[in-house]
Molecule: SAM riboswitch aptamer (S box leader)
Organism: Aceticella autotrophica
RNA sequence: CUCUUAUCAAGAGAGGUGGAGGGAAGAGCCCUAUGAAGCCCAGCAACCUGUCAAUACUGACAAGGUGCUAAUUCUCUCAGAAGCAUGCUUCUGGAAGAUGAGGG
Numbered sequence: 001c002u003c004u005u006a007u008c009a010a011g012a013g014a015g016g017u018g019g020a021g022g023g024a025a026g027a028g029c030c031c032u033a034u035g036a037a038g039c040c041c042a043g044c045a046a047c048c049u050g051u052c053a054a055u056a057c058u059g060a061c062a063a064g065g066u067g068c069u070a071a072u073u074c075u076c077u078c079a080g081a082a083g084c085a086u087g088c089u090u091c092u093g094g095a096a097g098a099u100g101a102g103g104g
Stems, first nucleotide, its partner, number of pairs: 001104008013041001015040003021031003025077004042069003047065002049062005073096001078093007
C1' cells in the first nucleotide's frame, strides 16, 4: 500500500507541557490565546489477549497488545423511495473514512 471481515447513536480531563492550529478529502459548518496540533499523565471502552465457568464460537472478571477521550464517522458529497413550499426534508442502501483481527 492492498484484500477479507466486524464495529462506528454509548463512554472518557475546567491536569501538566507546548505554543497555532485543528475537525481524512472537496464543500459547508464548527472548535481554538477563556489557549489548537504534538508529547506526558489521567480516563473510557473491551476488538485481540489472559483467567474462570459453561459449551450455544455464550457469559463473568482482568486489562498485557491496539484504539479512543467537541459536535452520529459534525453534515453533505453516489443511488433509490416517500413528501411537499421543486429544491429542500425524511428514510434506506452504497461510496469514502476510522479502529480491531486476519491475509498478500